RNAcentral holds the full RNA, with entries from ENA and SILVA. Small-subunit ribosomal RNA, central domain from Ramicrusta fujiiana, 340 nucleotides, folded computationally. The organism belongs to Ramicrusta, within Eukaryota. A source record names the gene rns. Model confidence (mean pLDDT): 83 of 100.
Context: one part of a larger RNA
């Protein structure tokens, strides 16, 4: 490099947009390279292939041909590119009805914890497998009333639902944003991909300034044990919470990119529109079919195209150097020696 792959064996990037660049519907007319046919002329021999002579394809030898490339001319289809025109299947817009935890802001609501005050009331609580440290006669556990506080929304609830992905659940309002299906109408290819760039990116962390109810890294106790720097227990601080700014990771997975078209059946459930069906998501079984097997299987791991993106034996190594971002944790890019 040709070849060959990416669900699990090495390998699809978090998602999304969207530049260049690749690719790209259906007719008609003009053009222009390339290509394909045919011819003719040029291009040293030898080599090669075939054919004929010659001495018999033992080996040889002469001849012609033909293979190769360039230049001209002809020649007809079909694709291909520019440029004009024209469609409507793709692709979008409008209307009509519907859909959900989509997303932002504000506002209310109950029940729990926990905490003060009060009041009842006594001699224990609490916490394990068993204990103990911790609370409590300065009246606790507990019961009733009353207040604050911060979080986080029980049932419905689902194998459901929306969302590009992260993710999205109490109730009401308020800006927005998407889908779906019905039925014209209009625009006229406007499309698909996407290297680079943007934008968004769980939890952890990080920085200023609030906030703190419960949980709880870190620490301190008290058990367990040979030890116990754990696991159980008692407490507890960042921290979880908010605003605004950073970080940019994950086993971010469906370990499966995106797009478009075609390829048996049947149960289910969502959401329309019908009323014989039938579109558009979720899931089960399974035909062909592919698969190493497992298993996938009109939501494709199937038959094919298009474009990116990535692999190329284990370690060393998500590692060093240097780079480039970060306030810092770190992130990305990303090697060898050497060893098996």
């Nucleotide at each position: 490099u040709u070849g060959g792959g990416c669900g699990u064996a090495a390998a699809g990037u978090a998602u999304a947009u969207g530049u260049a660049g690749g690719u790209g519907g259906a007719a008609a007319a003009u053009u222009a390279a390339a290509u394909u046919u045919u011819a003719a002329u040029g291009u040293a021999a030898a080599u090669c292939u075939u054919a004929a002579a010659u001495u018999u394809c033992a080996u040889g030898u002469u001849u012609a041909a033909g293979u190769a490339c360039a230049u001209u001319a002809c020649u007809a289809a079909a694709a291909u590119g520019a440029u004009u025109c024209u469609c409507u299947a793709g692709a979008g817009u409008u209307u009509a009805a519907g859909u959900g935890a989509a997303g932002u802001u504000u506002a209310u609501a109950g029940a729990a914890u926990u905490u003060u005050a009060a009041a009842u009331g006594u001699a224990a609580c609490g916490g394990u497998a068993a204990a103990a440290u911790g609370u409590u006669u300065u009246g606790a556990u507990a019961u009733u009333u009353a207040a604050a506080a911060g979080a986080a929304u029980c049932u419905c609830a689902a194998u459901a639902g929306c969302g590009u992905a992260a993710g999205c659940a109490a109730u009401a309002a308020u800006c927005u944003a998407a889908c779906u299906u019905a039925a014209a109408a209009c625009u006229g290819a406007c499309a698909c991909u996407a290297a680079g760039g943007u934008a968004u990116u769980a939890a952890a962390g990080u920085g200023u300034g609030g906030g703190u109810a419960g949980c709880a890294a870190a620490a301190g106790g008290g058990a367990u044990u040979a030890g116990a720097u754990a696991c159980c227990c008692c407490u507890g601080u960042a921290g979880u919470c908010c605003a605004c700014a950073c970080c940019c990771u994950g086993a971010a997975c469906g370990a499966u990119a995106a797009g478009u078209g075609c390829u048996u059946a049947u149960u289910u459930u969502c959401g329309g529109a019908a009323a014989u069906u039938u579109c558009g998501g979720g899931a089960g079984u399974g035909u062909a079919g592919c698969u190493a097997a497992c298993g996938c299987g009109u939501u494709u791991a199937g038959c094919a195209c298009u474009u990116c993106g990535c692999c190329u034996g284990g370690g060393a190594a998500c590692u060093a150097c240097g780079g480039u971002u970060g306030c810092a944790a770190a992130a990305c890019u990303a090697a060898a020696a050497c060893u098996c």